[in-house]
RNA sequence: ACCGAAAAAGGCAAACUUUACCGAAAGGAAAGGACGCAAAGCCACGGGCCUGAGAGCUUUUUAGCUGAUGGCAGCCGGGCUGCCGGGU
Numbered sequence: 001a002c003c004g005a006a007a008a009a010g011g012c013a014a015a016c017u018u019u020a021c022c023g024a025a026a027g028g029a030a031a032g033g034a035c036g037c038a039a040a041g042c043c044a045c046g047g048g049c050c051u052g053a054g055a056g057c058u059u060u061u062u063a064g065c066u067g068a069u070g071g072c073a074g075c076c077g078g079g080c081u082g083c084c085g086g087g088u
Stems, first nucleotide, its partner, number of pairs: 001088002003085002011037002016032004021028002035074001041080003045077003048072003055066004
């Protein structure tokens, strides 16, 4: 440097539940929980997806449409960093 097991030290934690929590929402935080994960550690850089506040447009007007500056790193790629060692 590569690789990742039926080893080992450990780690993370989906759905779901809860909350005198944050948020317009998506989503996040905390506690429980465990589907999974060898980067399920970090970064929104490219693509993708979610939301639809503010803004804009429109005679669907208590409405419709557009659309991140909001989010998802457990969607894919990229960048940075890193534990262990049956192996090469």